Context: one part of a larger RNA
Molecule: large-subunit ribosomal RNA, domain III
Organism: Deinococcus antarcticus
RNA sequence: GAGUAACGUUAAAACAGGUGAGAAUCCUGUUCGCCGUAAGGACAAGGGUUCCUGGGGAAGGGUCGUCCGCCCAGGGAAAGUCGGGGCCUAAGGUGUACCUGAAAGGGGAAACCGAUGGACAGCAGGUCAAGAUUCCUGCACUGACUGUGUGGAGUGAUGGAGGGACGCAUUACGCUAUCCAAUGCCAAACUACGGCUAUGUUGGUUGGUACGUUCAGGAGGAACGGGUCAGAAAAUCUACCGUUCAUAUCUCUAAGGCGUAUCGGGAGCCUCCUCGGAGGCGAAGUUGGAAACGCGACGGUGCCAAGAAAAGCUUCUAAACGUUGAAACACAGUUACCCGUACCGCAAACCGACACAGGUGUCCGAGUGUCAAUGCACUAAGGCGCGC
Numbered sequence: 001g002a003g004u005a006a007c008g009u010u011a012a013a014a015c016a017g018g019u020g021a022g023a024a025u026c027c028u029g030u031u032c033g034c035c036g037u038a039a040g041g042a043c044a045a046g047g048g049u050u051c052c053u054g055g056g057g058a059a060g061g062g063u064c065g066u067c068c069g070c071c072c073a074g075g076g077a078a079a080g081u082c083g084g085g086g087c088c089u090a091a092g093g094u095g096u097a098c099c100u101g102a103a104a105g106g107g108g109a110a111a112c113c114g115a116u117g118g119a120c121a122g123c124a125g126g127u128c129a130a131g132a133u134u135c136c137u138g139c140a141c142u143g144a145c146u147g148u149g150u151g152g153a154g155u156g157a158u159g160g161a162g163g164g165a166c167g168c169a170u171u172a173c174g175c176u177a178u179c180c181a182a183u184g185c186c187a188a189a190c191u192a193c194g195g196c197u198a199u200g201u202u203g204g205u206u207g208g209u210a211c212g213u214u215c216a217g218g219a220g221g222a223a224c225g226g227g228u229c230a231g232a233a234a235a236u237c238u239a240c241c242g243u244u245c246a247u248a249u250c251u252c253u254a255a256g257g258c259g260u261a262u263c264g265g266g267a268g269c270c271u272c273c274u275c276g277g278a279g280g281c282g283a284a285g286u287u288g289g290a291a292a293c294g295c296g297a298c299g300g301u302g303c304c305a306a307g308a309a310a311a312g313c314u315u316c317u318a319a320a321c322g323u324u325g326a327a328a329c330a331c332a333g334u335u336a337c338c339c340g341u342a343c344c345g346c347a348a349a350c351c352g353a354c355a356c357a358g359g360u361g362u363c364c365g366a367g368u369g370u371c372a373a374u375g376c377a378c379u380a381a382g383g384c385g386c387g388c
Base pairs, nucleotide, nucleotide: 013031014030015029016028017027018026032385033384034383035382040364041363042362043361046344047343050342051075052074053073054072055071056070060068061067080141081140082340083339084338085337087118088117092113093112094111098107099106100105122139123138124137125136126135142336143335144334145333146332147331148330149329150328154321155320159316160315161314162313167303168302169301170300171299173296174295175294178290179289180288181287182286184205185204186203187202189201190200206264207263208262209261210260211259212258213257214256217253218252219251220250221245222244223243224242225241226240230238231237268281269280270279271278272277304307350359351358366379367378368377369376370375
């Protein structure tokens, strides 16, 4: 320079009470304002205790501070079923044998690792100050082992076969989530500024499981025989060949609906209270409409660039085991390992030196008006008024 610029989007504050040494800034209440395909909610990555409670005020906080994502102390995270591993493989990587190279190294069958994919058994409600598909309650399911019973000849792989198993665009049908309406039903009060005393206003009007039933849609060849040069051995399997039947009225599957039962939730009401909360009771649940990018589903049609693999699974035999009793089934009991799980997560907690107008993948995302819409405007739930 200068007590100057600035104090980080013009979404906005006001009042009362409380606490306190001290209050524009902390807490509570009542108004006001802002967002509302977000400035709300759930995850992934990343962070790592920032979560909750009690205490504190030096420093951090662009002012203040009794307050905090700050400091101190204590507490919190609970899994057979959620995600990952104990399963599988892709790109890619490692790599024995082997090939190659002055050395270092490079390549690389087999094998292994490696999810962003495949496979795989749990839902509803309640609950701490802080956890929940993890705790508790209720009703389920999966694997292994043991026992009992039925059963009475097959079982059986690291091998064979099937299957898993797949593109893009567009599109029909049936549903559901969800939403709307009602002079349907239930509950409680209210009467405002002219009227209305209800046919007005306000709120609510369901979820899981089991059994039964119904059904839009989807999928489909089956049985018997043969023994050939196939499947590296074998095969009763597959492939191939033949015969008969079937080609949707049959079989399997099935979104969802309906009925019954049961459990939960439920507006509101009652009691107690340290005013934070705790305990109890508990109505109605109907009809109609709209409707998904979700479900049935592996649907239909079109097109050319012609759209993973392996395991689980089914089946076949080899070795081996089995009438001194295999497989399978039913019931009962026992058992079930390791890691993650708090909290933030379009942000004051991540990446940007900062409590930074920047950046950050996925899912959900209500209503009214307006041809339509995730647009626009205003709102709900919820969250904020951006730390002078």